[in-house]
RNA sequence: GUCUUCAUCGUCUAGGGGUAAGGACAUAGCUCUUUCACAGCUAAAACGUGGGUUCAAAUCCCAUUGGAGACU
Numbered sequence: 001g002u003c004u005u006c007a008u009c010g011u012c013u014a015g016g017g018g019u020a021a022g023g024a025c026a027u028a029g030c031u032c033u034u035u036c037a038c039a040g041c042u043a044a045a046a047c048g049u050g051g052g053u054u055c056a057a058a059u060c061c062c063a064u065u066g067g068a069g070a071c072u
Base pairs, nucleotide, nucleotide: 001071002070003069004068005067006066007065010025011024012023013022018055027043028042029041030040031039048064049063050062051061052060
């Protein structure tokens, strides 16, 4: 330099054009318990960035940033 691939709550991950972007763990609150733990319920929390296509984009396209890999 060229090419491939990944980027979503604090962490791991689902979602491949239209539902309130879902789940697990973690965190906070409530219930339970003499207390803690366990268990149950509830809550907060996310689409790397910029542009484009579209009535509508996390999803498709382009560029870019960062990670990983292959070739030279």
The RNA shown here (transfer RNA) has 72 nucleotides and comes from Hariotina sp. MMOGRB0030F. It matches the Rfam family "tRNA". The family's RNA type in Rfam is transfer RNA. The coordinates come from a structure-prediction model, not an experiment, and the mean pLDDT is 82.